Predicted 3D model of a 72-nucleotide RNA (transfer RNA) from an Alphaproteobacteria bacterium. Lineage of the source: Bacteria > Pseudomonadati > Pseudomonadota > Alphaproteobacteria. The sequence was found in a public genome assembly. The prediction has a mean pLDDT of 83. Its Rfam family is "tRNA". It is annotated as a transfer RNA.
Formats: sequence, C1' cells, structure tokens
RNA sequence: GGGCACAUAGCUCAGGGGUAGAGCACUACGUUGACAUCGUAGGGGCCAGAGGUUCAAAUCCUCUUGUGCCCA
Repeated sequence: GGGCACAUAGCUCAGGGGUAGAGCACUACGUUGACAUCGUAGGGGCCAGAGGUUCAAAUCCUCUUGUGCCCA
C1' cells in the first nucleotide's frame, strides 16, 4: 500500500427497515444474627463519527476513525 471482518449498556454479546434487548455487573427491598446464595423491582444507551436513500435508519449506501486478520 491492497483485501476482508468488526465497532450496540460498566463487561461479553444478540438484534440486519417500524424507533433497542439478553446474560453478568450495579441499586433498592425481601430472605440471614451478619455475609454469600436466592427471589422481586429498578436505574443505566447521542447503536464509533459524518453525509446520503427512505414516510421511517442501529439496520441499506458512501466517506472517515479505531481494532483484528490476510496478502505484498
């Protein structure tokens, strides 16, 4: 330099047009003498950034940034 893949909650990931979820973690309550476990409820997201298409974009297209792999 060229090609491919990935970027979504604190962490690991799902969701590939109809407005965002799971597990773990966190908070409160219950349970315990206390802790852990367990149960119930709850908080937490400019979906990497910019532009385009669309009635509507995390999702499709283009560019940029970052990470990983392959080729030279």